[in-house]
Context: one part of a larger RNA
Molecule: large-subunit ribosomal RNA, domain II
Organism: bioreactor metagenome
RNA sequence: GCCUAGGAGUUAUUGUUUGUGGCGAGCUUAAGUGUUUAAGGCACGUAGGCGUAGGGAAACCGAGUCUGAAUAGGGCGAGUAAAGUCGCAGGCAAUAGACCCGAAGCGGAGGUGAUCUAUCCAUGGCCAGGUUGAAGCUUUAGUAAAAUAAAGUGGAGGACCGAACCGGUCACUCUUGAGAAAGUGUCGGAUGAGCUGUGGAUCGGAGCGAAAGACUAAUCAAACCCCGCGAUAGCUGGUUCUUUCCGAAAUAUAUUUAGGUAUAGCCUCGUUGCGCUGAUGACUGGGGGUAGAGCACUGAAAAGGCAAGGGCCCAUACCCGGGUACCAACCCUUACCAAACUCCGAAUACCAGUCAAAGAAGCACGGGAGUCAGACUGUGGGGGAUAAGCUUCAUAGUCGAGAGGGAAACAGCCCAGACCACCAUUUAAGGCCCCUAAACAAUGCUAAGUGGAAAAGGAUGUGAAUUUACACAGACAAUAGGGAUGUUGGCUUAGAGGCAGCCACCAUUUAAACAGUGCGUAAUAGCUGACCUAUCGAGUGAAUUUGCGCCGAAGAUGAUCGGGACUAAGCAUUGUGCCGAAGAUGUGGGCUUACAGUAAUGUGAGCGGUAGGAAAGCGUUCCUGAGCCAUUGAAGCCAAAGCCGACAAGGCAUGGUGGAGGGUCAGGAAGUGAAAAUCUAGGC
Numbered sequence: 001g002c003c004u005a006g007g008a009g010u011u012a013u014u015g016u017u018u019g020u021g022g023c024g025a026g027c028u029u030a031a032g033u034g035u036u037u038a039a040g041g042c043a044c045g046u047a048g049g050c051g052u053a054g055g056g057a058a059a060c061c062g063a064g065u066c067u068g069a070a071u072a073g074g075g076c077g078a079g080u081a082a083a084g085u086c087g088c089a090g091g092c093a094a095u096a097g098a099c100c101c102g103a104a105g106c107g108g109a110g111g112u113g114a115u116c117u118a119u120c121c122a123u124g125g126c127c128a129g130g131u132u133g134a135a136g137c138u139u140u141a142g143u144a145a146a147a148u149a150a151a152g153u154g155g156a157g158g159a160c161c162g163a164a165c166c167g168g169u170c171a172c173u174c175u176u177g178a179g180a181a182a183g184u185g186u187c188g189g190a191u192g193a194g195c196u197g198u199g200g201a202u203c204g205g206a207g208c209g210a211a212a213g214a215c216u217a218a219u220c221a222a223a224c225c226c227c228g229c230g231a232u233a234g235c236u237g238g239u240u241c242u243u244u245c246c247g248a249a250a251u252a253u254a255u256u257u258a259g260g261u262a263u264a265g266c267c268u269c270g271u272u273g274c275g276c277u278g279a280u281g282a283c284u285g286g287g288g289g290u291a292g293a294g295c296a297c298u299g300a301a302a303a304g305g306c307a308a309g310g311g312c313c314c315a316u317a318c319c320c321g322g323g324u325a326c327c328a329a330c331c332c333u334u335a336c337c338a339a340a341c342u343c344c345g346a347a348u349a350c351c352a353g354u355c356a357a358a359g360a361a362g363c364a365c366g367g368g369a370g371u372c373a374g375a376c377u378g379u380g381g382g383g384g385a386u387a388a389g390c391u392u393c394a395u396a397g398u399c400g401a402g403a404g405g406g407a408a409a410c411a412g413c414c415c416a417g418a419c420c421a422c423c424a425u426u427u428a429a430g431g432c433c434c435c436u437a438a439a440c441a442a443u444g445c446u447a448a449g450u451g452g453a454a455a456a457g458g459a460u461g462u463g464a465a466u467u468u469a470c471a472c473a474g475a476c477a478a479u480a481g482g483g484a485u486g487u488u489g490g491c492u493u494a495g496a497g498g499c500a501g502c503c504a505c506c507a508u509u510u511a512a513a514c515a516g517u518g519c520g521u522a523a524u525a526g527c528u529g530a531c532c533u534a535u536c537g538a539g540u541g542a543a544u545u546u547g548c549g550c551c552g553a554a555g556a557u558g559a560u561c562g563g564g565a566c567u568a569a570g571c572a573u574u575g576u577g578c579c580g581a582a583g584a585u586g587u588g589g590g591c592u593u594a595c596a597g598u599a600a601u602g603u604g605a606g607c608g609g610u611a612g613g614a615a616a617g618c619g620u621u622c623c624u625g626a627g628c629c630a631u632u633g634a635a636g637c638c639a640a641a642g643c644c645g646a647c648a649a650g651g652c653a654u655g656g657u658g659g660a661g662g663g664u665c666a667g668g669a670a671g672u673g674a675a676a677a678u679c680u681a682g683g684c
Base pairs, nucleotide, nucleotide: 001684002683003682004681005680006679011096012095013094014093015092016091017090018089019088020087021086022085023084026050027049028048032044033043034042035041036040054061055060064076065075066074067073099238100237102235106228107227108226110225111224112223118202119201120200121199122198123197124196125195126194127192129161130160131159132157136153137152138151139150140149141148165189166188167187170185171184172183173182204220206216207215241617242616243615244614245613246612251264252263253262254261255260265371266370267368268367269366270365272364273363274362276359280356281355282354283353284352285351286350292344293342294341298338299337302334303333304332305331309327310326311324312323313322314321374399375398376397377396378395379394380393381392382391383390404415405414406413419589420588421587422586424585425584426583430579431578432577433564434563435562439576440575441574442573443572444571445570451566457551458550461548462547463546464545465544466543467542468541469540470539478535479534480533481532482531484508485507486506489503490502491501514529518527519526590607591606592605593604594603595602596601618673620670621669622668623667624666625665626664628662629661636657637656638655639654642652643651644650
């Protein structure tokens, strides 16, 4: 993992509510007793309970009563009349383990453990070989004697090296292992606080500990077994047949509250009550201070004018004064900003009234819930960085709980809401070269594969529109020629001659020619430009707006528009077609519900669905009653075809196997339905 079997809302009591039944201003027995053929039933039993009257804390009073001084006022009642009670069944709640499994833990004057391990006690055992050479002693030297020195002897040590033995430093291997701690190499101790055999002692808030919270039988910040115990779990997981109708929420408030709960909101059910009140639409009437706008207030803030006040300089014994390319209030002109500004001020929205609106509308009451983590998109805001698939409100939609078509793929985007069937029709979004269903025509644009990602900024890309300048009295471009004189203008300067710098920038001859646009020289010179003429012969420049393009443009495994490919099969504006969904229509069928109808039936509306509410059924085991099948073959098992149940849970038939019990109808009672729980047991 698979198979088979097991596996989760039960039972008791009390309350509440719905249905149903008995009796009814009453209803009812409990324990118990008697009787009876078992289970059980029947009879008795009126103690008690609920109801028939309330008010008050109570005494107490009573259709009233309490408060109160009150005959006041007020509270709770009565009224019109008024229905209860006892069973049975269903829903729900409370109390109990209370739908099932699941802790870590807590407690026990309950027990078992020191055969592992910690420490200790008693009694035994073990430590190859080699090295070093303490004290002491002897001899000699030495001393007055000692001390002391040397040689020899000797054999000490938590001494040295290193096997057994004990350990476990580092590395590798193994790591579903050979092994729940090992193997290989390497390494530490190895006469000692050494290692070890046997027997014994100490234990659970206790032992033992050269101390690591270590160890106390693969278990230790309190062992193991049993018991309290089904501890508790606002937490996780699981919770078993079918169909039908409706169908949420992820919000508010409160919370030792934030992943829980309560009340409200939203869902559902009622042979309960109200009745047009409801969504929505039209008309009418309202209040507002948002968007926008504005500057009248509060603030912010630009330029100019006018001008108090101030700064600085001059002047001054003081008082007066003078100057100012300084700052500048108020006021004026022009222009402008604001969530916490408003002289103004919408659209919507909201509230109310009237009318329409019989709806799978509304309101009230009662039974049952679930929901309290929401997500994205558009719009209006706050926070953030006018960041986030960010966060937090409001508003609408979708998803959630929604399938189908489109967006290559893609909960939240676009289209559209799936009862069932059909090899019928027609559309939506989106598409129509091939993959891939369906397309042609017209007019333009683009040359970048732009299309098929992007900004500031840049550019004789190219189309369209507009403005303006020059131009056959010859423009623009190109080529050729001229480009002069006073004069080397004056100053400055070593020099300054168009061309370092300063000032001025005239006049003359001219077709035209600057007291000179740039290069250049030490200064001149030289080249060139402006300007003029000739040649040529028709457009040439400068701007503005706009369409489509270009550059700007760098990323990590191989590229791409979904791919192929495309110069349209790209973009823009048109026209006419077609394709395209579970949409709509058609035909047939089923169900729900409203209305009509005696009924048959007809008509209308509806039938996506998680949590959840409501309803109708199927099946399993056992029991009661009636009745039936079965060796001429029960149950069970196997088999592809049949029939019934509208469909389903399912039922029946047929054949085989099997070899003794089993259905049906009407009821009743439940250990009543398996795919999940790292579910349990067994098997493979």